[in-house]
RNA sequence: GCCAGCGUAGCAAAAUCUGGUUAAUGCGCUCGCCUCGAAAGCGAGUGUCCGCAAGGACUUCCAGGUUCAAAUCCUGGCGCUGGCG
Numbered sequence: 001g002c003c004a005g006c007g008u009a010g011c012a013a014a015a016u017c018u019g020g021u022u023a024a025u026g027c028g029c030u031c032g033c034c035u036c037g038a039a040a041g042c043g044a045g046u047g048u049c050c051g052c053a054a055g056g057a058c059u060u061c062c063a064g065g066u067u068c069a070a071a072u073c074c075u076g077g078c079g080c081u082g083g084c085g
Stems, first nucleotide, its partner, number of pairs: 001084007010027003020068001028046006047058004061077005
């Protein structure tokens, strides 16, 4: 230098092929129950921001584009991994 794959919430990871209400699920974490106390188990909650609350806005590496609609398709860039030279 060339080619391919990958990048999603604290971590892992599905949804991408075939665009479609809500970004699942697990782990972890928080609170509660239980217990003499813990662990385990059970219940609830848990992306970010604003807000007393009700509620609202934003978010899939970054920036554009296509579309009524983009995590998903297209273009450029960045990073990681592998292959070739």

Background
Predicted 3D model of an 85-nucleotide RNA (transfer RNA) from a Candidatus Woesearchaeota archaeon. It matches the Rfam family "tRNA". It is annotated as a transfer RNA. Its mean pLDDT, the model's own confidence on a scale to 100, is 80. The sequence was found in a public genome assembly.